[in-house]
Context: one part of a larger RNA
RNA sequence: UGACGGGGGCCCGCACAAGCGGUGGAGCAUGUGGUUUAAUUCGAAGCAACGCGAAGAACCUUACCUGGGCUUGACAUGUUGGUAGUACUUCCCUGGAAACAGGGAAGGACCCUUCGGGGAGCCAUCACAGGUGCUGCAUGGCUGUCGUCAGCUCGUGUCGUGAGAUGUUGGGUUAGGUCCCGCAACGAGCGCAACCCUCGCCCGUAGUUGCUAACAGUUCGGCUGAGGACUCUACGGGGACUGCCGGUGAUAAACCGGAGGAAGGUGGGGAUGACGUCAAGUCAUCAUGGCCCUUAUGUCCAGGGCGACACACGUGCUACAAUGGCCGGUACAGAGGGCAGCAAUACCGCGAGGUGGAGCGAAUCCCACAAAGCCGGUCCAAGUUCGGAUUGCAGUCUGAAACUCGACUGCAUGAAGCCGGAAUCGCUAGUAAUCGUGGGUCAGCCAUACCACGGUGAAUACGUUCCCGGGCCUUGUACA
Numbered sequence: 001u002g003a004c005g006g007g008g009g010c011c012c013g014c015a016c017a018a019g020c021g022g023u024g025g026a027g028c029a030u031g032u033g034g035u036u037u038a039a040u041u042c043g044a045a046g047c048a049a050c051g052c053g054a055a056g057a058a059c060c061u062u063a064c065c066u067g068g069g070c071u072u073g074a075c076a077u078g079u080u081g082g083u084a085g086u087a088c089u090u091c092c093c094u095g096g097a098a099a100c101a102g103g104g105a106a107g108g109a110c111c112c113u114u115c116g117g118g119g120a121g122c123c124a125u126c127a128c129a130g131g132u133g134c135u136g137c138a139u140g141g142c143u144g145u146c147g148u149c150a151g152c153u154c155g156u157g158u159c160g161u162g163a164g165a166u167g168u169u170g171g172g173u174u175a176g177g178u179c180c181c182g183c184a185a186c187g188a189g190c191g192c193a194a195c196c197c198u199c200g201c202c203c204g205u206a207g208u209u210g211c212u213a214a215c216a217g218u219u220c221g222g223c224u225g226a227g228g229a230c231u232c233u234a235c236g237g238g239g240a241c242u243g244c245c246g247g248u249g250a251u252a253a254a255c256c257g258g259a260g261g262a263a264g265g266u267g268g269g270g271a272u273g274a275c276g277u278c279a280a281g282u283c284a285u286c287a288u289g290g291c292c293c294u295u296a297u298g299u300c301c302a303g304g305g306c307g308a309c310a311c312a313c314g315u316g317c318u319a320c321a322a323u324g325g326c327c328g329g330u331a332c333a334g335a336g337g338g339c340a341g342c343a344a345u346a347c348c349g350c351g352a353g354g355u356g357g358a359g360c361g362a363a364u365c366c367c368a369c370a371a372a373g374c375c376g377g378u379c380c381a382a383g384u385u386c387g388g389a390u391u392g393c394a395g396u397c398u399g400a401a402a403c404u405c406g407a408c409u410g411c412a413u414g415a416a417g418c419c420g421g422a423a424u425c426g427c428u429a430g431u432a433a434u435c436g437u438g439g440g441u442c443a444g445c446c447a448u449a450c451c452a453c454g455g456u457g458a459a460u461a462c463g464u465u466c467c468c469g470g471g472c473c474u475u476g477u478a479c480a
Stems, first nucleotide, its partner, number of pairs: 001480002003477003007474007015464002019427005026318008034309002042053002064304007073128001077127002080124004088107008110119003130293002133291003139287002141282003144278001146276001151190006157166003170181003196270004201238007215225003241264001244258005307446001320420001324379007336367003341360002346355003386417001391412007433456007
């Protein structure tokens, strides 16, 4: 100087408390451990691994296994030699699961040119390629975490033999090393804040979206003429600064209350992550040193596996019902996506879906009925008209192909489950809870995941003693 303390003081954080909803029990989905296996590819490991890499494992992917092939190779550059109906395309025959091996037929090029040839291609040869092989404890890059915590440092000066201290401590204050005051310090940098995006109010500009607001027509639909007022869209600007008033305070910084205001003291949300810590994670995104393989640890193919199942754990979904289930009627979003695409009206089918194809590269058309809600009916406390697992049969769609191993539909079947032990998680407001919608990946999909969008919309916080994490000062130490 740090680190640590079941030392002290001060202060924060859904840390506790207060409250709401869960997990832990059930079924299923998914990840992991374990076990099994020819293989169940690999990585991730307390928080910070476990719906994680994977924003799509039937083949492919694929890295694994079994079997069958290739050896200058699936891919790159160069050397030397060779090749002319050559490269390339199509087809046929034999073996084969294919890859591939062997054979045959037809069509048939390109660029430059001094017309000799050269290049490209192909074949052979040699250099080499190739490796998701090892080492993240050799590395770059990227990332997680403490933590959006308020800290981490430097120059000069001063003090100390020195390590170092001071500044950065102190008195207040703040979300903040934020600001004020004081002070052997005076300044400065990286952080904080602000500048950026978005939501909330207003104005301007603009009008093939919107408006009967005013007029006219109307098949009654902004449908048409027409209009730019309004909504909206998307560009520019205004607006909030403790600016104003009162009080408290050291007359300071600031705090409390109030006015005005769409918004008030950081207005809500996002992006933004200091010096560093964990030899944290990643050699399987990529890059890369070293080591290793080289007729194989490379490469191609078929099939299988990554989907196994006595078990154990994590994360979720659906429930156990009446604030509910079912049936009928009826209302209101936002944000997205669409041409190898989204697909309307119509017709067929109980349905998944099929036929067909208007319109739309989309404020114009489509996906697209939002659902919870509201109105009415029914069920009457029951393992039920709750719950939907499981299983049988029959189908639909994608795709060469759904046996291993897809999703969906119909009929039948109807399991466990009556609110969950010890323990444990999230959340402070348009939040939790609850309801549906869209998107990426994607042929299809095991999505209940992830990312986004809106609808309805709470309760509680006395307080900081205690648990956890963190910041500052101080103290002890046989620790570094």
This is a predicted structure of a 480-nucleotide part of an RNA (small-subunit ribosomal RNA, 3' major domain) from a metagenome. It matches the Rfam family "Bacterial small subunit ribosomal RNA".